The prediction has a mean pLDDT of 75.
A computed fold for a 315-nucleotide RNA from a Bacteroidales bacterium, annotated as Bacterial RNase P class A.
Taxonomically the source falls in Bacteroidales (Bacteria, Pseudomonadati, Bacteroidota, Bacteroidia).
The gene name in the source record is rnpB.
């Protein structure tokens, strides 16, 4: 210098004119007014109401270690295995394995109690048949741990050395997951699901919910009137005709409209947070609070800082 990796900060500002919401004020006017994600509404909490003696089953969620955190499908650091990258780095999985099931299709004899060809032994009517064998061939993404020696009829962890893997025990390092070394043992292994183990989860969400409280109707209570006709209809009134058991007044609870709280150094009311001009080289990305808090995820033009990696050049 070029390319790259990881992490952090910023997210226009100033002046003028006009405008909008909230609060204060008698008024003039003053103060204040979106984000890093306000978003998705995915996780947790707080708060609120309902449910609930206690316990269990079922269902669902979480699952390596340490620390932080109120908690979290949260953060930081670390471990082991797998994947990507030359590297910096990145991505993904993680309780347990006593038991059960699965790992398809194609190919192949066989995908896990493996015999198609080949090899070896036996028999033979010479066509084959029976048995042994995973060293070789062939199929496949994958074929019974690798390699060498011994052994064998031929072979094979059958035996042995070394190595890989797994398990057990012990030493050392680490808080721990775990790493490493030694000894012994083992012969298929891995992954997924069920089951098992440990922990957790009652339901609904600020349109939650609490308080105050009209009009109309009215539970209930008291008083008065009423078949000697309350009251209603024709009908505004009187008479008349018809219907026929409630009517009036007061108290009163619940609930509705409405109001207040919940509710915030923006903020509820169909709900403001803006527009224009000029300067700063350009002002442009994603995006607009609706109860609150902590996370996660997703979107984002541009500016900037720190650490590191690779390649090349110069001193």
């Nucleotide at each position: 210098a070029a390319g790259g990796u990881g992490g952090g900060a910023c997210g226009g500002u100033c002046u003028g004119u006009c405008g909008c919401g909230g609060c204060a004020g008698a008024a003039a006017u003053g103060c204040u007014g979106a984000g890093g994600a306000a978003a998705g509404u995915c996780c947790g909490g707080a708060c609120a109401g309902g449910a609930u003696a206690g316990g269990g089953c079922a269902u669902c969620c979480c699952g390596c270690u340490g620390c932080g955190g109120a908690a979290a499908g949260c953060g930081c650091a670390g471990g082991u295995g797998g994947g990507g990258g030359u590297a910096a780095c990145u991505u993904u999985a993680c309780g347990c394995c006593a038991g059960c099931c699965g790992u398809a299709a194609c190919a192949g004899a066989a995908a896990a109690u493996g015999a198609c060809c080949g090899c070896c032994g036996g028999c033979u009517c010479c066509g084959g048949c029976c048995g042994g064998u995973a060293a070789g061939g062939g199929u496949g993404a994958a074929a019974a741990c690798g390699c060498g020696a011994g052994g064998c009829a031929a072979g094979g962890g059958c035996u042995c050395a070394c190595g890989a893997c797994g398990c057990a025990c012990g030493g050392c390092a680490g808080c721990g997951a775990u790493g490493u070394c030694g000894u012994g043992c083992g012969g298929g292994u891995a992954c997924g699901g069920c089951a098992c183990c440990g922990g957790g989860a009652c339901c609904u969400g600020c349109a939650a919910a609490a308080c105050c409280a009209a009009a109309u109707a009215u539970a209930c209570u008291g008083g008065c009137a009423a078949a000697u006709g309350a009251g209603g209809g024709c009908u505004g009134c009187c008479c008349g005709c018809c219907c026929g058991a409630u009517g009036c007044c007061a108290g009163g609870g619940g609930g509705u409209a409405g109001g207040u709280u919940g509710c915030g150094a923006a903020g509820a009311u169909a709900a403001a947070u803006g527009a224009c001009a000029g300067g700063c080289u350009a002002a442009a990305a994603c995006a607009g609070a609706a109860a609150c808090c902590g996370g996660c995820u997703u979107a984002c033009g541009g500016u900037u800082c720190c650490a590191c990696c690779u390649u090349u050049u110069c001193c």